[in-house]
Molecule: Bacterial RNase P class A
Organism: soil metagenome
RNA sequence: AGGCCGGGUGACCGCGGGCUGCUCCUCUGACUAGUCGGGGAAGCUGCUCGAGGAAAGUCCGGACACCAAAGGGCAAGGACGCUGAGGCAGCUCCGUUGGGUUCGCCCAACGGGGCCACUCAGGCGGCGAAAGCCGACGGAAAGUGGAACAGAGAGGAGACCGCCGGCCGAGGAAACGACGCCGGUAAGGGUGAAACGGUGGGGUAAGAGCCCACCAGCGGUCGCGGCGACGCGGCCGGCUCGCCAAACCCCGUCCGGUGCAAGGUGAAGCAGGCUCCUGUGACGCGGCCCGCCGAGGAGCCGGGUGCACCGCCAAGAGAGAUGGUCACCCUCGACAGAAUCCGGCUUACAGGCCU
Numbered sequence: 001a002g003g004c005c006g007g008g009u010g011a012c013c014g015c016g017g018g019c020u021g022c023u024c025c026u027c028u029g030a031c032u033a034g035u036c037g038g039g040g041a042a043g044c045u046g047c048u049c050g051a052g053g054a055a056a057g058u059c060c061g062g063a064c065a066c067c068a069a070a071g072g073g074c075a076a077g078g079a080c081g082c083u084g085a086g087g088c089a090g091c092u093c094c095g096u097u098g099g100g101u102u103c104g105c106c107c108a109a110c111g112g113g114g115c116c117a118c119u120c121a122g123g124c125g126g127c128g129a130a131a132g133c134c135g136a137c138g139g140a141a142a143g144u145g146g147a148a149c150a151g152a153g154a155g156g157a158g159a160c161c162g163c164c165g166g167c168c169g170a171g172g173a174a175a176c177g178a179c180g181c182c183g184g185u186a187a188g189g190g191u192g193a194a195a196c197g198g199u200g201g202g203g204u205a206a207g208a209g210c211c212c213a214c215c216a217g218c219g220g221u222c223g224c225g226g227c228g229a230c231g232c233g234g235c236c237g238g239c240u241c242g243c244c245a246a247a248c249c250c251c252g253u254c255c256g257g258u259g260c261a262a263g264g265u266g267a268a269g270c271a272g273g274c275u276c277c278u279g280u281g282a283c284g285c286g287g288c289c290c291g292c293c294g295a296g297g298a299g300c301c302g303g304g305u306g307c308a309c310c311g312c313c314a315a316g317a318g319a320g321a322u323g324g325u326c327a328c329c330c331u332c333g334a335c336a337g338a339a340u341c342c343g344g345c346u347u348a349c350a351g352g353c354c355u
Stems, first nucleotide, its partner, number of pairs: 001355005007329007015050005021044003025040007052335001056346002059344005064259004071290004077255005082122005090115011123137001124135004138250002143248002145244002160189002162185006168177002197215006216240002218237008263310004272301006284292002330333001
């Protein structure tokens, strides 16, 4: 660093669920009228099952359900962004075969491609002496914008000091020159986290990729290696273009909403009144358009119910069972308690085992 376990065994008692048997109660069907069958509830016996690696946070993704069939386009908004492999469940596209069809299409199987929270490996970049750690890791060569302080100037930049030429002074001329003015200059100094490639040479009044050699980077092209991201090398181009997109933005991909108190079935009970919209299509499909649905809808006041079953499980619902005592043993036991289900992430954790 990674993986695994999360006190063990036995007895007794208790709690929740399921099944079987018996007893009792009750509802109901059939007929041969006191038998048989079905359902519900209670008690008892027996058997069986009964929290976790995180059940937690509810942070992601999905199944499932409803919202109209949950359809299309546009706009807005949101999330994500290197490559390869994997990825329960699922979505989508293409092809083949088979079946169905209201001829619009639908369903199933198989094969291939894409998407998917996340995981693993790799590439690239940053930091580091190294081991290693970190990276929302498309685009800064489309545009807008930003960079404190310092500094003349912070991005097709910039003359503060310096350097050079001229004006001017002086001098026969050259050399020289205080303050100043005009112009050239990015070599040198100075500021800064960062100042528009570096070193050397040529060149020049002084300088400068202005020119040249080498080096660094960028772009193009070719070759080789790799599935790929990418890497290595050759040649060409003076191209030198810096940083920030977790700033706006651009490009690409994906995304409808609400969550099991979703939602469905049954039973019981009640009482309606007023206003407005509405087949001239309301309400509704999140904003708009198309397409569609097709008879009720909205507000205020008043009345009734607030039950059962399914969803929902070899834990599993009723606001909630999964525990206690004793004995023995050990390394003396931490964090912690399911609520539709599954895949992840994160957080908490005494102790032990393996590599």